[in-house]
The RNA shown here (FMN riboswitch aptamer (RFN element)) has 121 nucleotides and comes from Ructibacterium gallinarum. Taxonomically the source falls in Ructibacterium (Bacteria, Bacillota, Clostridia, Eubacteriales). The coordinates come from a structure-prediction model, not an experiment, and the mean pLDDT is 78.
RNA sequence: AUAUCACUUCAGGGAUCGGUGAAAUUCCGUACCGGCGGUACAGCCCGCGAGCGAGAAAUGUUCCCGCAGAUUCGGUGAAAUUCCGAAGCCGACAGUAUAGUCUGGAUGAAAGAAGUUUUUG
Numbered sequence: 001a002u003a004u005c006a007c008u009u010c011a012g013g014g015a016u017c018g019g020u021g022a023a024a025u026u027c028c029g030u031a032c033c034g035g036c037g038g039u040a041c042a043g044c045c046c047g048c049g050a051g052c053g054a055g056a057a058a059u060g061u062u063c064c065c066g067c068a069g070a071u072u073c074g075g076u077g078a079a080a081u082u083c084c085g086a087a088g089c090c091g092a093c094a095g096u097a098u099a100g101u102c103u104g105g106a107u108g109a110a111a112g113a114a115g116u117u118u119u120u121g
Base pairs, nucleotide, nucleotide: 001120003119006116007115008114009113010112017029018028019027031101032100033091034090035048036047037046038045043089044088051067052066053065055063056062057061071087072086073085074084075083093104094103095102
């Protein structure tokens, strides 16, 4: 310096106030939030993870298939759906008065990030 194996650590934010109601942080008004990698700096471009469903292995784990969200206009520039300006939009499953924000699976798992050891040159 490079690559591989093993191990360790880390790895998701957000409802304030008012209204209706028997009951809502779920409805209405208002407010707030944005995982990881790629690329001109990205919630809404491409991909990954988390979630849900089916199947297989033969296990509570792995593999595989499927489902699952959202952006435009103007400006600068060699290059930006990423920056600047403006106006929009979106958000798993279960519970409960209908939930991105409450409670729960979850003191979990994980994309990935950093480090240590070892090997090789």